[in-house]
Context: one part of a larger RNA
RNA sequence: CUCUGGCCAAGGAACUCGGCAAAUUUCCACCGUAACUUCGGAAGAAGGUGGGCCAGCAGGGGUGAAGGGACUUGCUCCCGGAGCCUUCGCUGGUCGCAGAGAAACGGCGGUAGCGACUGUUUACCAAAAACACAGGACUCUGCGAACUCGAAAGAGGAAGUAUAGGGUCUGACGCCUGCCCGGUGCCGGAAGGUUAAGGGGAUUCGUCAGGGGGGUAACCCCCGAAGCGAUGAGCCGAAGCCCCGGUAAACGGCGGCCGUAACUAUAACGGUCCUAAGGUAGCGAAAUUCCUUGUCGGGUAAGUUCCGACCUGCACGAAUGGCGUAACGACUUCCGCACUGUCUCGGCCAGGGACUCA
Numbered sequence: 001c002u003c004u005g006g007c008c009a010a011g012g013a014a015c016u017c018g019g020c021a022a023a024u025u026u027c028c029a030c031c032g033u034a035a036c037u038u039c040g041g042a043a044g045a046a047g048g049u050g051g052g053c054c055a056g057c058a059g060g061g062g063u064g065a066a067g068g069g070a071c072u073u074g075c076u077c078c079c080g081g082a083g084c085c086u087u088c089g090c091u092g093g094u095c096g097c098a099g100a101g102a103a104a105c106g107g108c109g110g111u112a113g114c115g116a117c118u119g120u121u122u123a124c125c126a127a128a129a130a131c132a133c134a135g136g137a138c139u140c141u142g143c144g145a146a147c148u149c150g151a152a153a154g155a156g157g158a159a160g161u162a163u164a165g166g167g168u169c170u171g172a173c174g175c176c177u178g179c180c181c182g183g184u185g186c187c188g189g190a191a192g193g194u195u196a197a198g199g200g201g202a203u204u205c206g207u208c209a210g211g212g213g214g215g216u217a218a219c220c221c222c223c224g225a226a227g228c229g230a231u232g233a234g235c236c237g238a239a240g241c242c243c244c245g246g247u248a249a250a251c252g253g254c255g256g257c258c259g260u261a262a263c264u265a266u267a268a269c270g271g272u273c274c275u276a277a278g279g280u281a282g283c284g285a286a287a288u289u290c291c292u293u294g295u296c297g298g299g300u301a302a303g304u305u306c307c308g309a310c311c312u313g314c315a316c317g318a319a320u321g322g323c324g325u326a327a328c329g330a331c332u333u334c335c336g337c338a339c340u341g342u343c344u345c346g347g348c349c350a351g352g353g354a355c356u357c358a
Stems, first nucleotide, its partner, number of pairs: 001353008010344002014342001019339001027051005036041001038172001052094006059087005067079004071074001095099001107337004112332002114329002119131002135170007147156003173324004178254003183251002185247005192242003198236002204230004210223005255273005282316001283313001294310005
């Protein structure tokens, strides 16, 4: 110097990102216990008092001797209460610094945020406000169900049957959940438009019997029926798409400019442009606010954090739920009490290591 453990004057968070770590508290009995609340809780709230040993006294519980009585003479019954065991209490006394004498053994309170809760999770850097959750909603599925696995057989679903099963979103509870269906999706519709394979075969072309012309001939040129081959038009052809409706707890979206009141300021009011419709309730510098340490109030001697307000919401907002909420949380923020070597600021002690020597 380092590690582990122990103690400390005065101060007591001044330490630090942050009381991290440590300290305090800790058991039992009794007294006492607030806001708030879903009346269960919050509660071990908080805060206090007592606790050893000895003696006396007064109770409770257990056991039940001696002695006495009765008769039906029995391992009988009744009365009886000694002694012993145990427990609660009262009074007095007594010792120590200290009596739950060691050890095990909650520090407490207030305020906000998030998540209702108990649970679950990144095996080896994250335990959380993430996941799940009861509850809510939409949607699919009539049973050989939907859906999933599987070329299939088959199996799961389910030896279930719409109070059932699958998918998606939300996430206890309370009060609620506004407007937009123009786009996208889904559902319904079938008149019209478009439209595949296919059906149909018009047309055209090739080949060729044959015909015509030229040539002595081989052969050449022109036309060309049927058949075969090729080409394939009009026309008839579903769903889908177009089209017509519905649907937002489907994906999603939810405006701008100008003017106006007898101080000023502001604008209930008016004008105008655009839109499918222009953000309702509630909340709001917020886990969301850039400007920003916004402004005001509170707390501090002093507060970029915190709490309460305001609303100018860069860029909250209603099941990608909105706003509240008792209880709960190894969650996060801020404050206080207690307590402390976290600190002012360091000192000492014990043991291990480092170090020196062998």
This is a predicted structure of a 358-nucleotide part of an RNA (large-subunit ribosomal RNA, domain IV) from a soil metagenome. The full RNA is in RNAcentral, with records from MGnify. Its mean pLDDT, the model's own confidence on a scale to 100, is 89.